[in-house]
Molecule: c-di-GMP-I riboswitch aptamer
Organism: Acetothermia bacterium UBA3571
RNA sequence: CCCUGAAAAAGGCGAACCCGUCGUAAGGCGGGGGUGCAAAGCUUCGGGCCCUUAGGAAGUGGGUAACCGGGCUGCCAGG
Numbered sequence: 001c002c003c004u005g006a007a008a009a010a011g012g013c014g015a016a017c018c019c020g021u022c023g024u025a026a027g028g029c030g031g032g033g034g035u036g037c038a039a040a041g042c043u044u045c046g047g048g049c050c051c052u053u054a055g056g057a058a059g060u061g062g063g064u065a066a067c068c069g070g071g072c073u074g075c076c077a078g079g
Base pairs, nucleotide, nucleotide: 002079003078004077005076012037013036017032018031019030020029021028022027035066041072042071043070045069046068047067048064049063050062051061
């Protein structure tokens, strides 16, 4: 530097659900919780999906990185 993640160790993250809080909403954040995750670390660059106050379309804006791909970074072990 590259490949792999069956087993082990050290640690990490934290689904559903519940409580609080912010937001029109999707959803975010904090606490509890723990399904699971070897990038479930970061990034909306491409696609998908969701929301945008009374229905639909278009546009605009937003959300989702635990939907997939790309980019950047990275622990342990084995080869």